Transfer RNA from a Bacillota bacterium, 83 nucleotides, folded computationally. The coordinates come from a structure-prediction model, not an experiment, and the mean pLDDT is 81. It matches the Rfam family "tRNA". The sequence was found in a public genome assembly.
[in-house]
């Protein structure tokens, strides 16, 4: 230099044929149940807020669209292969 794959919440990870997504599942955290205590197990919760809703978020910056984690362009970083 060329080709391909990847970057998602505290961690791992699915989603990526556009809308039903604050986004499955697991871990961890927090609260509760159980227990003499703890562990294990079970339940709830786990972005923010003036909270039947609103706002913000999927590497970064743009673009398309009524609407983007998802499509397009550029950039950054990581992995594999070729030279």
């Nucleotide at each position: 230099g060329g080709a391909g794959g990847g970057a998602u919440a505290c961690c791992c990870a699915a989603g990526c044929u556009g809308g039903c997504c604050a986004a499955a599942g697991g871990g961890g955290g927090c609260a509760g149940a159980c227990u003499g205590u703890a562990a294990a197990u079970c339940u709830g919760u786990u972005g923010g807020c003036a909270a039947c809703g609103c706002c913000u978020u999927c590497a970064c910056a743009g673009g398309u669209u009524c609407g983007a984690a998802u499509c397009c362009u550029g950039u950054u970083c990581c992995c594999u292969c070729c030279a």